[in-house]
């Protein structure tokens, strides 16, 4: 370097929720807290899901230029250990 199943070891992150703050809202950030995760590490290019302020219409309602990597593909990168 490459393949296929498992095993062991350092350890790693942190989901619903609670609280403060930021935003219109999704949600995000910090603290706590752990449901899970071998890439839940980093990137919004393709899907996709969310929200609907401005704006457009005018009472319905369209709408991303916001969000979401812990939704999926993709992309870079890291840890240990068999044959």
């Nucleotide at each position: 370097a490459u393949u296929g199943a498992a095993a062991a070891a350092u350890g790693g992150c942190a989901a619903a929720c609670u609280u403060a703050u930021u935003g219109a809202a999704a949600a995000a950030u910090a603290a706590g807290g752990a449901c899970g995760c071998a890439a839940a590490a980093c990137c919004a290019c393709a899907g996709a899901u969310c929200u609907a302020a401005a704006g457009c219409a005018g009472a319905u309602g369209c709408a991303a230029u916001g969000a979401u990597g812990g939704c999926u593909g993709g992309g870079u990168u890291g840890c240990c250990a068999a044959a």
Notes:
A computed fold for an 83-nucleotide RNA from Domibacillus epiphyticus, annotated as c-di-GMP-I riboswitch aptamer. Model confidence (mean pLDDT): 81 of 100. Its Rfam family is "c-di-GMP-I riboswitch aptamer". About the family: GEMM was predicted in a large-scale screen for bacterial structured RNA regulatory elements. The model forms 95% of the base pairs in the Rfam consensus. Lineage of the source: Bacteria > Bacillati > Bacilli > Caryophanales > Domibacillus. It was read from a public genome assembly, where an Rfam model found it.